[in-house]
RNA sequence: CAGAGUAGAUACAGCGCGUCAAGUGCCGCCGGAUGGGAGGUUGCCGGCGGACGAAGGGACGAGAAGCUCGCGUUGCUGUAUCGCAUCCGCUG
Numbered sequence: 001c002a003g004a005g006u007a008g009a010u011a012c013a014g015c016g017c018g019u020c021a022a023g024u025g026c027c028g029c030c031g032g033a034u035g036g037g038a039g040g041u042u043g044c045c046g047g048c049g050g051a052c053g054a055a056g057g058g059a060c061g062a063g064a065a066g067c068u069c070g071c072g073u074u075g076c077u078g079u080a081u082c083g084c085a086u087c088c089g090c091u092g
Base pairs, nucleotide, nucleotide: 001092002091003090008082009081010080011079012078013077014076015075016074017072018071019070026050027049028048029047030046031045032044036088037087038086040084056069057068058067
C1' cells in the first nucleotide's frame, strides 16, 4: 500500500404460517448480541405497552376439515449479490 471476514439487507428458490388476523410495519420504555481484540453507533434481535390496520375466491362436500388460485411490507432454510466509521490484529 492492497485485501479478507460480523450483525444484517436485497433478489430468487424451497418448505411453512395466517387470511375466524397472528405476523409485518409505526411510536415509547427496558434488555441483549454484533469482523480475532478494544470501544461503539447507524443498523439488528427479544420483552412489555400504545396507536393504526388487511383480500379473498374456486371446485368438491350436508357441514367442517382437506385441496387449489390468490393475498400478507408473513416465518424459516438454501443460493447469489451487497455489507464495521476508529485503533490494533490477520493475509499478500
The RNA shown here (THF (Tetrahydrofolate) riboswitch aptamer) has 92 nucleotides and comes from uncultured Lawsonibacter sp. The sequence is in RNAcentral, with records from MGnify. The model forms 94% of the base pairs in the Rfam consensus. Rfam family: THF (Tetrahydrofolate) riboswitch aptamer. Rfam's curators write: Tetrahydrofolate (THF) riboswitch was first reported for Ames et al. as an RNA motif in 5' untranslated (5'-UTR)regions of folate transport and biosynthesis genes in Firmicutes genomes. Its mean pLDDT, the model's own confidence on a scale to 100, is 76. Taxonomically the source falls in Lawsonibacter (Bacteria, Bacillati, Eubacteriales, Oscillospiraceae).